[in-house]
Molecule: c-di-GMP-I-GGC riboswitch aptamer
RNA sequence: AGUGAACAGGCCAAACCUGUCGAAAGGCAGGGGCGGAAAGCCACGGGUCUGCAAAGAUAGCCGGGUUGCCACUU
Numbered sequence: 001a002g003u004g005a006a007c008a009g010g011c012c013a014a015a016c017c018u019g020u021c022g023a024a025a026g027g028c029a030g031g032g033g034c035g036g037a038a039a040g041c042c043a044c045g046g047g048u049c050u051g052c053a054a055a056g057a058u059a060g061c062c063g064g065g066u067u068g069c070c071a072c073u074u
Stems, first nucleotide, its partner, number of pairs: 001073004011036002016031006034060001040066003044063003047058004
């Protein structure tokens, strides 16, 4: 530098349930485990969702930025 998720130590945690915050989308905590190789972090571009609007939400929609574990190859 590239490839991958078979291996080892492990990590995260969808739906759903409970509690809590929020007008909502949704967030957080516990249970749970569909999945994940950045499903770590950042709303910068696009998308989607909420909202009359203002403004929000989504990183587990995609791209981009940034940091990082393991194995293999060069």